[in-house]
This is a predicted structure of a 348-nucleotide part of an RNA (small-subunit ribosomal RNA, central domain) from an uncultured bacterium. Model confidence (mean pLDDT): 90 of 100.
Context: one part of a larger RNA
This record gives sequence, structure tokens and C1' cells, in this order.
RNA sequence: CUGGGCGUAAAGCGUGCGUAGGCGGUUUAUUAAGUCAGAUGUGAAAGCCCCGGGCUUAACCUGGGAACUGCAUUUGAAACUGGUCAACUAGAGUAUGGUAGAGGAAAGUGGAAUUUCUGGUGUAGCGGUGAAAUGCGUAGAUAUCAGAAGGAACAUCAAUGGCGAAGGCAGCUUUCUGGACCAAUACUGACGCUGAGGUACGAAAGCGUGGGUAGCAAACAGGAUUAGAUACCCUGGUAGUCCACGCCGUAAACGAUGAUAACUAGCCGUUGGGGGGAUUACCCUUUAGUGGCGAAGCUAACGCGUUAAGUUAUCCGCCUGGGGAGUACGGCCGCAAGGUUAAAACUC
Repeated sequence: CUGGGCGUAAAGCGUGCGUAGGCGGUUUAUUAAGUCAGAUGUGAAAGCCCCGGGCUUAACCUGGGAACUGCAUUUGAAACUGGUCAACUAGAGUAUGGUAGAGGAAAGUGGAAUUUCUGGUGUAGCGGUGAAAUGCGUAGAUAUCAGAAGGAACAUCAAUGGCGAAGGCAGCUUUCUGGACCAAUACUGACGCUGAGGUACGAAAGCGUGGGUAGCAAACAGGAUUAGAUACCCUGGUAGUCCACGCCGUAAACGAUGAUAACUAGCCGUUGGGGGGAUUACCCUUUAGUGGCGAAGCUAACGCGUUAAGUUAUCCGCCUGGGGAGUACGGCCGCAAGGUUAAAACUC
């Protein structure tokens, strides 16, 4: 190199877009780079292989052949791949008309609740736990009524529901804006798929500057528990959680399952759209999602099963015993925290 793999044993980049590259629909004509056939030259000798010969045999020596699967030149073939010309519409896209949606950004706004403050009523407890205590309260708490302030999150609807490439997205209204799906036509005419590098997005935590801070709450303090208790439980409580701008770039970033295309039994739900038949709720059918169960098949088993882990094709990423180690060193990135790339000795 060939070969074997990647749901759970090692292994799918967190996710898009996209450069180079790789791969690529149908039909003519042409070309002859790949491909195939013939010829010529070359492919040293020895060796290997085959058939002979010589030493009594063998090793050994020796003759002939084959082989040297290659390269170059040349003559042809034209199915396939490639190139060129022309055409096509089944892939892809555009237009028209509809539909659903927590898709994104900005501005405005609403009610419930927690907390605090002010005032009223009211009196001795409240709170908390397994039980307590710390804590709060006669300077009037808890409870209850009225008012005010402020921040954060949006009960019910709500769902195996919807949208988004992923991360993720939920009160209501407006403005701006991305994508998807469906139906029927018309148009472009392979414009496609994947994607090393690259680039963009990327939960939470964390970082920088400036705001904000109701609740919750790392750190911290106190009270308990305990042999101890740097914990679990309780009372407090600061960063943080929120906003703006800029970094960070990682997660069990999970479906632990890369993307695209084709093919291969069904049954039962559910969401969006279309068609047909009934006409009061129903039935049949088609299409795009989203779930449950299952034929064949696959799998070590569990299980997967038209949303494949089945049968195939193309492209990318990744794996190669455990530990050392996702570490050291070096490079790149970062304000830092650290991230990324990534060994070896040694050991079992």
C1' cells in the first nucleotide's frame, strides 16, 4: 500500500457557508489524453523458470528457449472516462399564488408573584428542622388591608406540538428581516454533491469597560450534625445571574449515529399544505415534517428497521491495546483563565 472499522467496545469535527481538489443526469457528432490491440526499437550479462549437454552423481559448469509484466516511437479501434460542438429536462434553481411557525433583530407595553419602603388594623411570637439553634420581633415583627418603588421571569394555553444549520427559541403589540412547505403552470438548462485549508455562528461558566441588582446564589460568616464535617441540613451573604459593547471558543455541544442521492413490507398516532367523496363532527388519497410498533435484512448482543444501524454510490472527518496523556516541548490564538495542534521515555 492492499485490507478492517467509527449508536453503546478505540473512532463522526459542536454546526453552517465555501476555495482548491475529488465525484457527477439524458442524447447526438467529433477528438483520441486515459483505455484496448498490432508492429518496431530497447529492456547488458549472470541469476530465477523450462528443455538439453559435461564432470561416476550432486553442488558446480555449460547450450538454447522463455521471461524481463517497463519505456519510447508508430499504425489502428472508439464502447467507457476525459476534452470540444450542439441539443434535452427527470437533478438544481427562478417566477406566480397561498400556508403554518417560541426562526432572528430593535422599540414599546401588560398582569400575577417575590422583596423593600410608607400608612392602617392588631399582639407575642415568627421563622426554620429529623429535632434544634443561629436569625427576626414589645424601638411592635409574623399575619392582614391600602399605596409606592424596583428588578427579573413570563403560570394556564402546552403537546411524543412548532421553528431554526447547530447552539438554541415562549406574556402581548408594532417595525425590519431569514428560511421552510404546498399547488398549478411558465422559464433557465446540469448551473449539481462533498469539501483539505479558510471563514462565520456557537449553551453555561469565565474575562474587560460602563450600568443595574428584586429573587436566587459559588466564595465567605454563623448555627446544627458528626469521632471529625473545610460537606449534605438551617440562618445570612459577595461575585455572578440582568443590560450595552468587546473577548473567550469549550460541553454527556448527544440521536453518544457526518453530508448528499437512489432503492427495499406494512400498521397505528400527530403537525403544516393540497385533491376527491360525504356534508355536522367522517372517510379515501397525496406531499413535507414529527412519534410509537414492526416484514425482510443487519447486529457480538442490546437493538436499528423508508427519519436505517438494511442494500448501494460519491466526498470529507476520525480510530489502531491500557496507563503515561489530551500531558510535556515547540508553534498558533487569548487581557487572563486557558484553548488548539500534539509526542516520547518508562510501565502493565